[in-house]
RNA sequence: GGGCCCGUAGCUCAGGUGGUUAGAGCGGACGACUCAUAAUCGUUUGGUCCCAGGUUCAAGUCCUGGCGGGCCCA
Repeated sequence: GGGCCCGUAGCUCAGGUGGUUAGAGCGGACGACUCAUAAUCGUUUGGUCCCAGGUUCAAGUCCUGGCGGGCCCA
C1' cells in the first nucleotide's frame, strides 16, 4: 500500500427484507429470604446505536468519507 470483517448499555452480544417502544444476559442500586454471607427471587437503573455527510415520509439497518480494532496479502 491492497482486500475482508467488526464498532449498539459499565462488560459480552442480539436486532429477518428500513417501520411504529432499541433489547437480552451479566453488572450497579433497593428490597425479600437467612442468625449472617453466598446462591435464589422481585423491583429498579441504564444507550447521541464510533464520528460526519447523503438517500428516504421514516435509518441501528442502505450509500459515501473519516476514526478505531481484528485477520489476510504484498
Transfer RNA from a Longimicrobiales bacterium, 74 nucleotides, folded computationally.
The source organism's lineage runs through Bacteria, Pseudomonadati, Gemmatimonadota, Longimicrobiia and Longimicrobiales.
Its Rfam family is "tRNA". Gene Ontology term of the family: triplet codon-amino acid adaptor activity. Rfam describes the family as follows. Transfer RNA (tRNA) molecules are approximately 80 nucleotides in length. By type it is a transfer RNA.